The RNA shown here (Bacterial small signal recognition particle RNA) has 98 nucleotides and comes from a Clostridia bacterium. Its Rfam family is "Bacterial small signal recognition particle RNA". Rfam describes the family as follows. The signal recognition particle (SRP) is a universally conserved ribonucleoprotein involved in the co-translational targeting of proteins to membranes. On this family, see Rosenblad et al., RNA Biol 2009: "Kinship in the SRP RNA family". Rfam classes the family as a non-coding RNA gene. The source organism's lineage runs through Bacteria, Bacillati, Bacillota and Clostridia.

[in-house]
RNA sequence: GAUCGGGUCCCGUGCGACGGAUGCUCGCGAACCCCGCCAGGUCCGGGAGGAAGCAACGGUAAGCGAGAGGUUCCGGGUGCCACGGGGGUGCCGGGUCC
Numbered sequence: 001g002a003u004c005g006g007g008u009c010c011c012g013u014g015c016g017a018c019g020g021a022u023g024c025u026c027g028c029g030a031a032c033c034c035c036g037c038c039a040g041g042u043c044c045g046g047g048a049g050g051a052a053g054c055a056a057c058g059g060u061a062a063g064c065g066a067g068a069g070g071u072u073c074c075g076g077g078u079g080c081c082a083c084g085g086g087g088g089u090g091c092c093g094g095g096u097c098c
Base pairs, nucleotide, nucleotide: 001097002096003095004093005092006091009086010085011084012083013082014081015079016078018075019074020073021072024067025066026065027064028063034059035058036057042051043050044049
């Protein structure tokens, strides 16, 4: 010096933490422009009855809060993680050759 292997570097594929959003459970949550049920009162009727329907009550929507869990999606100066490929200026190691 050549060659082989390893680490570093680059590329690709993936996995896990971290952050955000979403999904689940619970709670709060529209006087009216949500639903149900509608006291009182109102309207129709000779009457029996009927109609609409405020408050209250109940249930929810948008949204907000909390909790468990890790469903799904997104992100990167996340990890000395996994696999494959590449490079040969330079690092480490072994054997062989000159």